A computed fold for a 365-nucleotide RNA from a Candidatus Hydrogenedentota bacterium, annotated as Bacterial RNase P class A. It matches the Rfam family "Bacterial RNase P class A". It is annotated as a ribozyme. About the family: Ribonuclease P (RNase P) is a ubiquitous endoribonuclease, found in archaea, bacteria and eukarya as well as chloroplasts and mitochondria. Taxonomically the source falls in Candidatus Hydrogenedentota (Bacteria, Pseudomonadati). Model confidence (mean pLDDT): 79 of 100.
């Protein structure tokens, strides 16, 4: 330069007219005047965790449900940070749903002799026992014998290659690799690196299970108040050896009525409602995620739903024209997208522009 990887940021700014919400202070006060705040990185999805409300100042146990390598962070989490181990990639990197197969059931089609105890399809041997035999030969047969090494199937076939050995072969020896198991050593650890053992029959738990840690439920339409109206309405069915209490089921505890269906009333206010595990500068501690201490700031709170529209300028980015750049004129705010208790996370969606680090490949010095 050019092709990657990894991370962070912006996504508009300034005014000036008008027109909205909220707070504060003043007014001649059902309104106005002034000041000042007024949609995100995601606000979406509602996938997870929790603040906070009620059940409720009782629990406890089954069943269920979630996570799932170690070790830290965090209010918690399925989230994050640093490593293990496996697998991709030439590398930077990037993914993993990663506990057990020696608790136990289950499954591996077809094919092939054989897919969890093994009984050998073609073969191979002919040492030993046995049969033949015309020459007793380096002979023939392959019965009973020994094999798994050679060749087929298949995803996977009694560790692998290679060399001895043997009838003919085998971890039968032996070299070197796996695996498995013991000893050291490093490491908080998960693991890992020496080094002895000839100990050597899969794979699958995203199959059922086992294990080990965790989990109450509804939910801001929770919920608390005031105010106002009605029909203290009907029906059915349980009813103390019942019934009913925020996911099942049992036990225990509580309370005395409880469930459905029809039908009538109110569809009005306020509060919850925005000071938070808050934000931002500093400084210490950490490989980091993050933790501590100081200091300093309040930055929408809407109710059919307030945060807009319009116009100049400026800035970046496209586009068009002069003359291919320099530069000059001209048009265009341009992806995704609207809080509705809050907060940390994950997911998804993004026109464009910056930054910052690292990998390779070509060239120059």
């Nucleotide at each position: 330069u050019g092709g990657g990887c990894a991370g962070g940021c912006c996504g508009g700014g300034c005014a000036g007219u008008c027109g909205c919400g909220g707070c504060g202070u003043c007014c001649g006060a059902c309104g106005g005047a002034c000041g000042u705040c007024g949609a995100g990185g995601a606000a979406a999805g509602u996938c997870c965790g929790a603040g906070c409300u009620c059940c409720a100042c009782a629990g406890g146990g089954c069943a269920g449900g979630g996570u799932g390598c170690u070790u830290c962070c965090u209010a918690a989490c399925g989230g994050g940070a640093a490593g293990g181990c496996g697998g991709g990639g030439a590398a930077a990197c990037c993914c993993g749903a990663c506990g057990g197969a020696a608790a136990g059931u289950g499954g591996c089609a077809c094919a092939g002799a054989a897919a969890c105890a093994a009984c050998a399809c073609a073969g191979c041997c002919g040492a030993u026992g046995g049969c033949c035999u015309u020459u007793u030969a380096c002979g023939g047969c392959a019965c009973a014998g020994g094999c798994a090494a050679u060749g087929g199937u298949g995803a996977a076939a009694u560790g692998g290659u290679g060399c001895g050995g043997u009838a003919a072969g085998a971890g039968c020896g032996c070299a070197c690799c796996a695996g498995c198991g013991g000893u050291c050593c490093g490491g908080c650890g998960a693991c890992g690196g020496a080094u002895c053992g000839g100990c050597u029959g899969g794979c699958u738990a995203a199959a059922c299970c086992c294990c080990a840690c965790c989990c109450g439920g509804a939910g801001c339409a929770a919920u608390g108040c005031c105010g106002a109206a009605u029909a203290g309405g009907g029906a059915u069915g349980c009813u103390a050896u019942g019934g009913c209490g925020u996911g099942g089921c049992c036990c225990g505890c509580g309370c005395c009525g409880c469930a459905u269906c029809c039908g009538g009333g109110u569809u009005g206010g306020c509060a919850g409602c925005u000071u938070g595990a808050g934000g931002c500068g500093c400084g210490c501690g950490g490989c980091g995620a993050c933790g501590c201490g100081c200091g300093u700031c309040c930055u929408a709170g809407a109710u059919g739903a307030a945060u807009g529209a319009c116009u100049g300028c400026c800035u970046c980015g496209g586009g068009g024209c002069g003359a291919c750049a320099c530069c000059g004129c001209c048009c265009u705010a341009g992806a995704c997208a609207g809080a509705a208790c809050u907060c940390g996370g994950c997911u998804u969606a993004c026109a464009g522009g910056c930054c910052u680090g690292u990998c390779c490949c070509a060239u120059g010095c």